[in-house]
Context: one part of a larger RNA
């Protein structure tokens, strides 16, 4: 891990609601008679709770209470069922659906490990060093002192046994719940050791590490209080049928939790209509726009007043390429600006229409995600985060988007080897057009991207020059004064600066560029010839190309396409659980119709669902009561295209098996497993 078997919403006592039944006021408790140590039955109204209700109370009473009130309000009456018992739900209080703490108190056991101490025993191979004292001699006035010699001290020294643990490998389901192996420290001392003993958990004991107190120590261990508590996790067991959510607002030692209110069920009742659509009427101050208000803002133009600065003794008059108020033109911004002003929304009425409202009881939710639209936060970043609004997932299958919860079409009772369509497609994988017109690409663009680049190429609009001959090309002139003046070593069209005239001419600059040291050569502009028809700039615009670098080969789903690409028209077809057919269940109608059996047909809506609410029934043991099968084979196991039920399931037949067991209607439950790091047993 499988498999088999246990294995979790109960049990009292109270209270609310719903049903259902007696009784209409209603019911007994305790005891008590009965009787089999029983039940029934039957006494027993004390007591509950209804029948009156206001007031804090005295109290009054269909009123009361506040009040001075006969005012005015407040809470009741007028407007009248209740109780009892059963069942079912839910609430309360117990452990209260199960399993699951880490703690805390209370009582005992523990120092055979261990830590410290007492008592009394024991052990420490060898070896090295050589203190003090102490004898001799020297030496002294006696000492000090020297010196050889004895001596044998030390938390001395090398190093076994003993004790320890600094290192590195091995081991790590070891040989071992801390060893082993080679090294390593101490080894006459604060040493090792053996027996017996003492001190105890709010404690003791520590050359202090919170270390040790029996493999357990930040508070030992066992039993109790206890089934502690658990706003947490995990796990909670047959069936179909109706409905069907939420992930927000408000509080909240709140924030993964609770209470209120929103959203859902269930009954029940109410109402002249309420959700949606139309269509009328209605405010408004957003969006767009605006510049009239408050504010920002750019150029121009007058130019208050300043600054600078001339004259003047001063008053004062002048200048200004400086700053500027106001104002006037032209042009612009704005969530806290608005002269004006939308669509939508909202309110109100009317038609159509099929939702609503209240009340009780019964929840769940109160972690949301994505898109879409308007914003606020960030960096007009985030699968980002926060609000409003809308849609899907949440809770929803099916087609599509290669695959893909949130996205695009659609809302799956059931069956069917019919059909019609949406998305989105129609050459092969793969169902349908290698369809149809007219264009565009040449980049495998399409099938990832940006500023920027560029004689790709198509489409348009304006301008110019052009048979008086344009654009390009070819052929030939392109000259004179002059080398223009200046500068300079030179400066001659071409180094720089000024000036840029004038002649001859078809035309030719005091020169467009190469080029020398300076010239010179070469070329241009401008002219004539050859030749023959379009040729240049500008803008707007379709597609495309560069721009393009990342880590396993990866950006059309492949193959492959030149369309099977794109843009426009355009006519089939294909496609889904969607519409339609056909047949079939099954829910609701204060719907019909028969019929009286909440039956049977019709009709008409309708039938995904997750947490939750409601209805229905199946199965498992025991009980009563009535009946049934059974050694002519019960129950259980095994096996079965049988049969009926939408299902849970229930019967039937073989076979094994060998002794009980079913049906109907009622009761009652240790009633229904696949999940708990479940429990127990078995492989």
């Nucleotide at each position: 891990g499988c498999c088999g078997g246990c294995g979790a919403c109960u049990a009292a006592c109270a209270g609310g609601u719903u049903a259902u039944g007696g009784c209409a006021g209603g019911u007994u408790a305790a005891g008590g008679c009965g009787g089999a140590a029983a039940a029934a039955g039957c006494c027993g109204a004390a007591g509950c709770c209804c029948a009156a209700g206001c007031g804090a109370a005295a109290g009054c009473g269909a009123g009361u209470c506040c009040g001075a009130a006969a005012a005015g309000g407040g809470c009741g009456a007028a407007u009248a069922a209740g109780u009892c018992a059963u069942a079912a739900u839910u609430u309360g209080u117990u452990g209260a659906c199960c399993c699951g703490a880490a703690c805390c108190u209370g009582g005992g056991u523990g120092a055979u490990c261990u830590a410290a101490c007492c008592a009394u025993g024991u052990c420490c191979a060898g070896g090295a060093u050589g203190a003090a004292g102490c004898u001799u001699a020297g030496g002294u006035a006696a000492a000090a002192c020297u010196a050889a010699g004895u001596g044998g001290a030390g938390g001395u020294c090398c190093g076994a046994a003993c004790c320890g643990a600094c290192c590195a490998a091995u081991g790590u389901u070891g040989a071992a719940a801390a060893a082993u192996u080679g090294g390593c420290g101490g080894a006459u001392g604060a040493g090792g050791u053996g027996u017996g003993g003492u001190u105890a958990g709010g404690g003791g004991u520590g050359a202090a590490a919170u270390g040790c107190c029996a493999a357990u120590c930040g508070a030992a261990c066992c039993c109790a209080g206890a089934g502690c508590u658990a706003g947490c996790u995990g796990g909670u067991u047959c069936u179909c049928c109706c409905c069907g959510a939420a992930a927000u607002g408000c509080g909240u030692u709140g924030a993964g939790g609770c209470g209120c209110a929103g959203c859902g069920g269930u009954u029940a009742a109410g109402a002249g209509a309420a959700a949606a659509c139309u269509u009328g009427a209605g405010g408004g101050g957003u969006a767009a726009a605006g510049c009239a208000c408050u504010g920002c803002u750019u150029c121009g133009c007058u130019g208050c007043g300043g600054g600078c600065u001339g004259c003047g003794a001063g008053a004062g008059c002048g200048g200004u390429a400086c700053c500027a108020a106001a104002g006037g033109g032209a042009g612009g911004c704005a969530a806290a600006c608005u002269c004006a002003g939308a669509a939508u929304a909202c309110u109100c009425a009317a038609g159509u229409g099929a939702a609503c409202u209240u009340a009780a009881c019964c929840a769940g939710u109160g972690a949301g995600a994505c898109g879409g639209u308007g914003g606020g936060g960030g960096a007009u970043a985030a699968g980002c985060u926060u609000c409003a609004u809308c849609g899907u997932c949440g809770a929803a299958a099916g087609g599509g988007a290669a695959a893909c919860a949130g996205c695009c079409c659609a809302g799956a009772c059931c069956a069917c080897c019919a059909g019609c369509u949406a998305a989105g497609g129609u050459c092969c994988c793969c169902a349908a057009a290698u369809g149809g017109u007219g264009a565009c690409u040449a980049a495998g663009u399409g099938a990832g991207a940006a500023a920027g680049g560029a004689g790709g190429u198509g489409g348009g609009a304006g301008u110019g020059c052009a048979u008086a001959g344009a654009c390009a090309a070819c052929c030939a002139g392109g000259a004179g004064g002059u080398u223009u003046g200046c500068c300079u070593a030179g400066a001659a069209g071409u180094a720089g600066c000024c000036a840029u005239c004038c002649u001859u001419a078809a035309a030719a600059g005091a020169g467009u560029g190469u080029g020398u040291a300076a010239u010179a050569a070469c070329u241009c502009a401008c002219u004539g010839g050859u030749c023959a028809a379009g040729c240049g700039c500008u803008c707007c615009u379709g597609c495309g190309c560069c721009g393009a670098a990342a880590a396993u080969g990866a950006a059309c789903g492949g193959g492959g396409c030149u369309a099977a690409g794109u843009c426009a028209c355009u006519u089939a077809c294909c496609g889904a659980a969607g519409c339609u057919g056909u047949g079939g269940a099954c829910u609701u109608a204060c719907u019909g119709u028969a019929a009286u059996a909440c039956u049977a047909c019709a009709u008409a809506a309708g039938u995904g669902g997750u947490a939750g609410g409601g209805g229905a029934g199946c199965g498992u043991u025991c009980u009563g009561u009535a009946u049934u099968g059974g050694g002519a084979g019960a129950a259980g196991c095994a096996u079965u295209a049988g049969c009926g039920g939408c299902a849970a399931g229930c019967a039937g037949a073989u076979g094994u098996g060998g002794a009980c067991a079913g049906u109907a209607c009622a009761g009652a439950a240790g009633u229904g497993a696949g999940a708990a790091u479940g429990u127990c047993g078995g492989c």
Predicted 3D model of a 683-nucleotide part of an RNA (large-subunit ribosomal RNA, domain II) from Spirulina subsalsa FACHB-351.
Its Rfam family is "Bacterial large subunit ribosomal RNA". Rfam links the family to the GO terms structural constituent of ribosome and ribosome.
NCBI's taxonomy places the organism under Bacteria, Bacillati, Cyanophyceae, Spirulina, Spirulina subsalsa.
The coordinates come from a structure-prediction model, not an experiment, and the mean pLDDT is 84.